[in-house]
Context: one part of a larger RNA
RNA sequence: GCCUGCGAGUUAUUGUGUGCGGCAUAUGGCUAAGGACGAUGAGUCCGGAGCCGAAGGGAAACCGAGUGUGAAUAGCGCGUUAGUCGUACGCAAUAGACCCGAAGCAUUGUGAGCUACCCAUGGGCAGGGUGAAGGUGUGAGAAAUCACACUGGAGGCCCGAACCGGUUCGCCGUUCAAAACGUUCGGAUGACCUGUGGGUUGGAGUGAAAAGCUAAUCGAACAAUGUAAUAGCUGGUUCUCUCUGAAACAGCUUUUGGGCUGGCGUCGUAUGUAUUGAUAGUUGGGGGUAGAGCACUGGAAGGAUUCGACAGGGAGAAAUCUCGCGAAUCCUAUCAAACUCCGAAUACCGACUAUGUUAUACGGCAGUUAGACCGUGGGGGCUAAGCUCCACUGGUCAAAAGGAGAAGAGUCCUAGAUCUCAAGUUAAGGUCCCAAAAUCCAUGUUCAGUGCAUCACAAGGAGGUGGAAUUUCUUAGACAAUGAGGAGGUUGGCUUAGAAGCAGCCAUCCUUGAAAGAAAGCGUAACAGCUCACUCAUCGAGAGAUUCUGCGCCAAAGAUAAUCGGGGCUUAAACAUGGUACCGAAACUGAGGGCUUGGUUGAUGUUCGCAUCGAUCAAGCGGUAAGAGAGCGUUCUCUUCGCAAUGAAGCUAAAGGGGUGACCCAUAGUGGAGCGUAGAGAAGUGAGAAUGCAGGC
Numbered sequence: 001g002c003c004u005g006c007g008a009g010u011u012a013u014u015g016u017g018u019g020c021g022g023c024a025u026a027u028g029g030c031u032a033a034g035g036a037c038g039a040u041g042a043g044u045c046c047g048g049a050g051c052c053g054a055a056g057g058g059a060a061a062c063c064g065a066g067u068g069u070g071a072a073u074a075g076c077g078c079g080u081u082a083g084u085c086g087u088a089c090g091c092a093a094u095a096g097a098c099c100c101g102a103a104g105c106a107u108u109g110u111g112a113g114c115u116a117c118c119c120a121u122g123g124g125c126a127g128g129g130u131g132a133a134g135g136u137g138u139g140a141g142a143a144a145u146c147a148c149a150c151u152g153g154a155g156g157c158c159c160g161a162a163c164c165g166g167u168u169c170g171c172c173g174u175u176c177a178a179a180a181c182g183u184u185c186g187g188a189u190g191a192c193c194u195g196u197g198g199g200u201u202g203g204a205g206u207g208a209a210a211a212g213c214u215a216a217u218c219g220a221a222c223a224a225u226g227u228a229a230u231a232g233c234u235g236g237u238u239c240u241c242u243c244u245g246a247a248a249c250a251g252c253u254u255u256u257g258g259g260c261u262g263g264c265g266u267c268g269u270a271u272g273u274a275u276u277g278a279u280a281g282u283u284g285g286g287g288g289u290a291g292a293g294c295a296c297u298g299g300a301a302g303g304a305u306u307c308g309a310c311a312g313g314g315a316g317a318a319a320u321c322u323c324g325c326g327a328a329u330c331c332u333a334u335c336a337a338a339c340u341c342c343g344a345a346u347a348c349c350g351a352c353u354a355u356g357u358u359a360u361a362c363g364g365c366a367g368u369u370a371g372a373c374c375g376u377g378g379g380g381g382c383u384a385a386g387c388u389c390c391a392c393u394g395g396u397c398a399a400a401a402g403g404a405g406a407a408g409a410g411u412c413c414u415a416g417a418u419c420u421c422a423a424g425u426u427a428a429g430g431u432c433c434c435a436a437a438a439u440c441c442a443u444g445u446u447c448a449g450u451g452c453a454u455c456a457c458a459a460g461g462a463g464g465u466g467g468a469a470u471u472u473c474u475u476a477g478a479c480a481a482u483g484a485g486g487a488g489g490u491u492g493g494c495u496u497a498g499a500a501g502c503a504g505c506c507a508u509c510c511u512u513g514a515a516a517g518a519a520a521g522c523g524u525a526a527c528a529g530c531u532c533a534c535u536c537a538u539c540g541a542g543a544g545a546u547u548c549u550g551c552g553c554c555a556a557a558g559a560u561a562a563u564c565g566g567g568g569c570u571u572a573a574a575c576a577u578g579g580u581a582c583c584g585a586a587a588c589u590g591a592g593g594g595c596u597u598g599g600u601u602g603a604u605g606u607u608c609g610c611a612u613c614g615a616u617c618a619a620g621c622g623g624u625a626a627g628a629g630a631g632c633g634u635u636c637u638c639u640u641c642g643c644a645a646u647g648a649a650g651c652u653a654a655a656g657g658g659g660u661g662a663c664c665c666a667u668a669g670u671g672g673a674g675c676g677u678a679g680a681g682a683a684g685u686g687a688g689a690a691u692g693c694a695g696g697c
Stems, first nucleotide, its partner, number of pairs: 001697006011095013028052003034046004056063002066078004098236002101233001105226006116200009125190001127159003130155001134151007163187003169182002202218001204214003239631006249262005263368002265365007278355008291342001292340002297336003301332008312323004371397004375392006402414002418593004423589003429583003432567003438580001440579006451569002460554002464551010481538005487511003492506003517532001520531003594621012632686001634683006641676003650670004656665003
């Protein structure tokens, strides 16, 4: 891991509600403990103690269909309705209370054969090195004493086996081993190591102290018991079909991942086709938001005028003038969630009409109280976030499938799936191929693969290209191109080494002429030289400038080599405008079937309330938590009718039948002794999940 089996809302009491049943309409209903009979059983009979009910109100006295309050005969509060017992089911309370799960707490005991320390008594430490004190001899010295030699053999001394330890690396790591093995390393006469016996323990021991160790267990051992501790927490909770169908909000909470109450769901009863609810239309209201405005409250820009013993600077000998400072008024242009002279749309509250069925009250049972994204109006943040907090009782998901979006909870758009179909029509979106349907029609644009849905690009730049417009020149010849000219006074004056059109300053005239600047650029040391403006000729029809705008270009750097979903696409398979076809969903339609609710109608039964069956009409049948209803199957008990060695149960066999389904029936084989129908009843009553439990493989 798989298979098989086991595995979770039970039982008792009390309360409450619903269904059913007994008695009852107040001369109400019921017995409990206990007892008698019986067999110590099943049961029957006594037993009315007591409980509920038939009257309530008040703190009470008390009064009473009323009473309390009150001065009140008023008002207001609470009252003025048949119950009770049993039974089934729902829920609650008390109990382990749907099941499994702590870490822990307490009590009584067991442990020092491991380990810590202590006591008693024994044992062990190859070999080598160093050479303390002391001693002896000799020498020196006045002496104390010193030196040298020999002797001596000290030490938590040195090196290093046994022994004790465990530093480094490796190996092992379903192991040889729940700490070993190899290498290396520390101590090795000592605070050393070790045998045996004894002692100290659970809030206690022992500890050269690490909260170490106290039997592979230690920040409080182990065992049993209290004990099914408690768990607002996690996990799990077993058959089917039908109807309805939420919430993730508010208030309170030692409360925020839990509760209680309300809201929202469901079921029942009552009211009842309406002075209910909803939507639409008409109509009547109040408002102070959006916007707007500056009339108030404040902010803030420019200007003018007036006032001020108005700091400071400047001018003046001073008076004073000027710049400036503060305030007020006026003009112009403005700003505001906590400004308003104004002021919508929506929304909200009524009335009437239409549509046609909700709504309300009471009661049983809940679940929900972690919400998510999208759109819009806002707060926080950076007008950041797939961010966060409100609102619109907005939409979708949650609890909603199908189609589109390449893929996708929350988007969009479409659309709300009762079942079946070798039917049809559409929506959104699409129609070259992948891949269903136009290589469709008409007119343009784009050459950048721009683009081929969005996210996804800016300022700035450019004779890319299309459109619209304004304006100038032009057969009296434009623009471009080609040919020719582009001169003289003069090297203008000044400056300067030089300055000759062209370093710089000043001036910028005249002549010839078709035209030619005291020169627009290159160039020279200065000249020279080459162009330009300007003119003529050749040519022969458009040329130039500006504005707005469509589509493109550069700007443009990222993490898979890259990509529009891909292939690929250029008068398109891109973009713009218009059109006609077609494809396309669980939508709609068609055909057939089922179920629910309501209406009409017929039959049967009836406790007259209604129930069951049939026909027909209408509306409906997505669904998590949850509510309500109807069933299937398993074991056992009672009654009933049956089956079985001419073969029970069980098992095997996809492809025989029935049922919406849980399931049921048949057939064949196997098996070898019990089993079923119908009506009731009682439950150890349904497994795929719980790191579930046991077994097998």
The part of an RNA shown here (large-subunit ribosomal RNA, domain II) has 697 nucleotides and comes from a wastewater metagenome.